[in-house]
RNA sequence: ACAUCCCGUGCGGGAGAGUCCCCGCGUGCGUCCACCGUGACGCGUGGCGGGGCGCCGAAGGGGCAAACUCCCCGGAACCUCUCAGGCGCCAGGACUGCGCGGGACAG
Numbered sequence: 001a002c003a004u005c006c007c008g009u010g011c012g013g014g015a016g017a018g019u020c021c022c023c024g025c026g027u028g029c030g031u032c033c034a035c036c037g038u039g040a041c042g043c044g045u046g047g048c049g050g051g052g053c054g055c056c057g058a059a060g061g062g063g064c065a066a067a068c069u070c071c072c073c074g075g076a077a078c079c080u081c082u083c084a085g086g087c088g089c090c091a092g093g094a095c096u097g098c099g100c101g102g103g104a105c106a107g
Stems, first nucleotide, its partner, number of pairs: 002107001004104010018053001020052006026045007033037001054087003060083001061081003
């Protein structure tokens, strides 16, 4: 000085699944009136929130095979569950490439 591994950090890559239904608020347009209003009614609207049904798996979380003499214990994943999370864009995102910093450890 260097392989490898771990942590942090900067930049980059990074999938899936709802133009569904209902309600409230906001908002736009239209109509109405012996009351012209902080009004009523109708229609639209992913702007926000809630609920229903359907769906997705790659934050997080749960489950398990073998090793372990047997039982118990233990026990990984991109497998699996879908609690959580998510289903336009954005965001998030396991994982990942390169740079930098720190650490572990062998030759």

Predicted 3D model of a 107-nucleotide RNA (Glycine riboswitch aptamer) from Phycicoccus sp. The RNAcentral record of the sequence draws on Ribocentre.